Predicted 3D model of a 94-nucleotide RNA (TPP riboswitch aptamer (THI element)) from Allosphingosinicella deserti. It matches the Rfam family "TPP riboswitch aptamer (THI element)". Rfam links the family to the GO term thiamine pyrophosphate binding. The family has 115 seed sequences and 16,130 matches in Rfam 15.1. The sequence was found by an Rfam model in a public genome assembly. The coordinates come from a structure-prediction model, not an experiment, and the mean pLDDT is 84.
RNA sequence: UCCCCGGGGGACCGCGCGAGACGCGGUUGAGAGGCGGGCUUCCUGGCCCGCGACCCGCUGAACCUGAUCCGGCUGACACCGGCGUAGGGAGGGA
Numbered sequence: 001u002c003c004c005c006g007g008g009g010g011a012c013c014g015c016g017c018g019a020g021a022c023g024c025g026g027u028u029g030a031g032a033g034g035c036g037g038g039c040u041u042c043c044u045g046g047c048c049c050g051c052g053a054c055c056c057g058c059u060g061a062a063c064c065u066g067a068u069c070c071g072g073c074u075g076a077c078a079c080c081g082g083c084g085u086a087g088g089g090a091g092g093g094a
Base pairs, nucleotide, nucleotide: 001094002093003092004091005057006056007055008054011027012026013025014024015023016022017020034051035050036049037048038047039046040045063088064087065086069082070081071080072079
């Protein structure tokens, strides 16, 4: 590098109305739940399935837990540092 397989996340802000678990727009980001379908309910939620994009697979901070965590910064998220020689976390072949 290639093949096959597997793991994972989807935030923040504004506006609208015909008010639904609806629509539109913006920001950061690799990705912001993209397409299709479904469940539930105490209705500005919570989930599931298939496909797709992206990231990651032990040299593993992808991602999860601690955590509605602590400090800085921001309108907020993002971002930086801490927590962290914490606990978990998905691999085979050529």